c-di-AMP riboswitch aptamer (ydaO/yuaA leader) from Schaalia sp. 19OD2882, 132 nucleotides, folded computationally.

[in-house]
RNA sequence: GGGAAGAACCGGCCUGACGCGGGGGAACCAAAUACCGGUCCGCAAGGACCUUGGGGUGAAGUCCGGGAAACCGGGCCGGACUCUCCUGUCCGAAUCCGACAGCUGACCUCGUAGGCUCAACAAGGAGAAGAC
Numbered sequence: 001g002g003g004a005a006g007a008a009c010c011g012g013c014c015u016g017a018c019g020c021g022g023g024g025g026a027a028c029c030a031a032a033u034a035c036c037g038g039u040c041c042g043c044a045a046g047g048a049c050c051u052u053g054g055g056g057u058g059a060a061g062u063c064c065g066g067g068a069a070a071c072c073g074g075g076c077c078g079g080a081c082u083c084u085c086c087u088g089u090c091c092g093a094a095u096c097c098g099a100c101a102g103c104u105g106a107c108c109u110c111g112u113a114g115g116c117u118c119a120a121c122a123a124g125g126a127g128a129a130g131a132c
Base pairs, nucleotide, nucleotide: 001015002014003013019112020111021110022109023108024107029102037050038049039048040047041046053100054097055096056095057094061076062075063074064073065072066071077092078091079090080089081088
């Protein structure tokens, strides 16, 4: 931008474009030259489910010591903020794919959320004070 409902508006929903960001995907190059996870269904081809192998997003990795583990301490490294100098203060999570993906043109596909703070309004609940 469009659409349905709708008298209109606001809001919500669906959908498209632009911009931005991500994944898959040739040749060449790289790599490799065996086998290649578990459960269930199926004669088989194959299908369904799972996550320990592997991979993706992300700064969010690695090593040492303690511990059964959770976790704790430290080194290197990565990230955010800050600084006239010395620097200083914190963070190093989470999640997705589902046995599988190197790079990669054409091509295919996905995301564009969520959270915090401030103000106003509505509703509900709890409590306090006073009077009788």
The organism belongs to Schaalia, within Bacteria.